[in-house]
C1' cells in the first nucleotide's frame, strides 16, 4: 500500500418556537366521606424533569409469571442428536473432536444407526446391488462342421484387467498365476472387525498384533437406538360491580251521615270519624317525621334472571436489570463491592415547522463554491434470553495473504 478474515460500537448533531404521552409540585374547580381538623376521587392551569430498537419485526425455540390439570408407570403423538462445560432454560452460547472448503486469517456442518428390517436410486449406461456381459479379451477342457492332419471355423461358454456411461461400477499399485482373466495367491497401502498398549475428563487420537479379503449411497425416507416434553395464555388472573329488559311476590273494598241515580239490592261522589296494615327513606334499634301502596291494571319497593357479564380500576414494570472496579475461569459465564432508575400508553403518545452545521447524489461555473434533491431498516403493548429475517452508512480493535521501503 493494495486483496481479505473475524469482532465490538453508533445509528445524523445543535439551538428555538408549536403539539402529545405519563409522572412529581403548587393552585383552582366539581365531588363524596366527616370525629369539622381534614381525608380520597375528578378535572382545568401553571412550573420541574422522563418519553422507542438494534433489530421493538417474524412470533420460530426456551425460560419467569398466571390459571386449570396432575399417585405411578406404558403406548400414542412431538421434538432434539459429537464430546465436555455454560445457562433459569433452550433447537441458544463458549473450548474442544471429527468431515469438507480456504495459500492463509478463518467458514461450513440436524456432526447417533446403512453389518437389524423395509422402501427409493432421475438421466445416461449392459448394469444402481440376494453382484452386472454393450464393446473388447479367450477358446485350454467337452460338443459339432471343414481339412493340405499343421490347423481353421462355429455354437454352447469363460473373463470385472482394458473401453464406453455415469454423482457413485464392486479395493489400489505391483509381482506371480492364467486359454484369457480375477483377492485366485503373495508383498506394501488404504479401509473395516477383534484384541493390546501410549495420551485424553470425554468426544477422539497415536502405535501394534490377528483375521476375512472388501461390506455402494440414501435415515430434514419408514425405522432403530438414547435423551427430553401436561394444557392454555396477560383477551392469562385479580378487585369492585350496573343499567335496559325478563319473572315472581305480600297486604282492609273500614264506620256513619248527606246528595244523585235506581222498585229494591246496591253503586258513584262529598263529608266526618277511626289512625289500622304492607313496602321504603331517615347508617344500626325504639319513638317521631316524610314517600308510596292496600279490587283490578299501572306504578312504587323486594327477590330471582340478564350477569359476577358490561363498564372501572388492578396485573404494569425494580429486573435471571444496566454501568464500573477486582477476582475465578482459554471463553462462554459466574462471585464481591461501589453507583444509577432508564416508557408504561389502552383505537393506543413518543411528532411536526424553521435555522445553521454534517453525509451522499446531481447539475452549473469563476474549479472549490453555489443551487436543488435526499438522510437506511423500521414503531414498544405482561417481562426476560436467543435464533431469523430487514438495513444508507460511519468508526474502532484483531488477525491472515501479496508488495514495496528501511
Nucleotide at each position: 500500500c493494495a486483496a481479505g478474515u473475524g469482532g465490538a460500537u453508533c445509528a445524523g448533531a445543535u439551538a428555538g418556537c408549536c403539539g402529545c404521552c405519563g409522572g412529581c409540585u403548587g393552585u383552582c374547580u366539581c365531588u363524596u366521606u366527616u370525629u369539622c381538623g381534614a381525608a380520597g376521587g375528578a378535572g382545568g392551569c401553571a412550573g420541574c424533569g422522563g418519553g422507542a430498537g438494534g433489530a421493538a419485526a417474524g412470533u420460530c425455540c426456551g425460560g419467569g409469571c398466571u390459571c386449570c390439570a396432575c399417585a405411578g408407570g406404558a403406548c400414542a403423538g412431538g421434538g432434539u442428536g459429537g464430546u465436555c462445560g455454560a445457562u433459569a432454560a433452550c433447537g441458544u452460547c463458549g473450548a474442544c473432536c471429527g468431515a469438507u472448503c480456504g495459500c492463509g486469517a478463518g467458514a461450513u456442518c440436524a456432526g447417533g444407526g446403512a453389518a437389524a428390517g423395509u422402501g427409493c436410486c432421475g438421466c445416461a449406461g449392459a448394469a444402481a446391488a440376494c453382484a452386472a456381459a454393450c464393446c473388447g479379451c479367450c477358446u485350454a477342457a467337452g460338443u459339432c462342421c471343414c481339412c493340405u492332419c499343421g490347423g481353421g471355423g462355429a455354437a454352447c461358454g469363460g473373463u470385472a484387467a482394458g473401453g464406453g456411461u455415469g454423482a457413485a461400477a464392486a479395493g489400489g499399485u505391483g509381482c506371480g498365476g492364467u486359454a484369457a482373466g480375477a483377492g485366485c495367491g503373495c508383498a506394501c497401502c488404504a479401509g473395516c472387525a477383534g484384541c493390546c498398549g501410549g495420551g485424553g475428563u470425554g468426544a477422539c487420537u497415536c502405535g501394534g498384533c490377528u483375521g476375512g479379503c472388501u461390506u455402494g449411497g440414501u435415515a430434514a425416507a419408514c425405522c432403530c437406538c438414547a435423551c427430553c416434553c401436561g394444557g392454555a395464555g396477560c383477551a392469562a388472573g385479580g378487585c369492585a360491580a350496573a343499567c335496559a329488559g325478563g319473572c315472581g311476590g305480600a297486604a282492609a273494598c273500614g264506620u256513619c251521615g248527606c246528595u244523585u241515580g235506581g222498585c229494591a239490592a246496591c253503586a258513584a261522589g262529598c263529608g266526618a270519624c277511626a289512625c289500622a296494615c304492607g313496602g321504603g327513606c331517615u347508617c344500626g334499634u325504639c319513638c317521631g317525621g316524610c314517600c308510596c301502596g292496600u279490587c283490578a291494571c299501572c306504578u312504587a319497593c323486594c327477590g330471582c334472571c340478564g350477569g359476577g357479564u358490561a363498564c372501572g380500576c388492578u396485573g404494569c414494570u425494580u429486573g435471571a436489570g444496566g454501568c464500573g472496579u477486582c477476582g475465578a475461569g482459554c471463553a462462554a459465564u459466574c462471585g464481591c463491592c461501589g453507583c444509577c432508575c432508564u416508557a408504561g400508553a389502552g383505537g393506543a403518545a413518543u411528532g411536526g415547522c424553521u435555522a445553521u452545521c454534517c453525509c451522499u447524489g446531481u447539475a452549473a461555473c469563476u474549479c472549490g463554491u453555489u443551487a436543488c434533491a435526499g438522510g437506511a431498516c423500521a414503531g414498544a403493548a405482561c417481562c426476560c434470553g436467543g435464533c431469523u429475517u430487514a438495513c444508507c452508512g460511519a468508526u474502532c480493535c484483531a488477525c491472515u495473504c501479496g508488495g514495496g521501503u528501511a

Bacterial RNase P class A from Blastopirellula marina, 406 nucleotides, folded computationally. The gene name in the source record is rnpB. Model confidence (mean pLDDT): 75 of 100. Rfam family: Bacterial RNase P class A. Rfam describes the family as follows. Ribonuclease P (RNase P) is a ubiquitous endoribonuclease, found in archaea, bacteria and eukarya as well as chloroplasts and mitochondria. Lineage of the source: Bacteria > Planctomycetota > Pirellulales > Pirellulaceae > Blastopirellula. The sequence is in RNAcentral, with records from ENA.